[in-house]
The prediction has a mean pLDDT of 82. This is a predicted structure of a 74-nucleotide RNA (transfer RNA) from a Fidelibacterota bacterium. Rfam family: tRNA. By type it is a transfer RNA. NCBI's taxonomy places the organism under Bacteria, Pseudomonadati, Fidelibacterota.
RNA sequence: GGGCGGUUAGCUCAGCCGGUUAGAGCGCUGCGUUCACAUCGCAGAGGUCAUCCGUUCGAAUCGGAUACCGCCCA
Numbered sequence: 001g002g003g004c005g006g007u008u009a010g011c012u013c014a015g016c017c018g019g020u021u022a023g024a025g026c027g028c029u030g031c032g033u034u035c036a037c038a039u040c041g042c043a044g045a046g047g048u049c050a051u052c053c054g055u056u057c058g059a060a061u062c063g064g065a066u067a068c069c070g071c072c073c074a
Base pairs, nucleotide, nucleotide: 001073002072003071004070005069006068007067010026011025012024013023019057028044029043030042031041032040050066051065052064053063054062
């Protein structure tokens, strides 16, 4: 330098053949249970979907550029 894949909650990841409120597990907070802790149950907080531009009535999802990470080729 070229090719491919990835970037979504604090962490690990779904969702990625466009459509009203973006989800799960773990973690976190509160309440219940306990003498207390753990477990368990209930409720809740937490996201500019890497950034920017574009296409569209409508974009996490499609196109382009950039950044970062990984793999391959040279």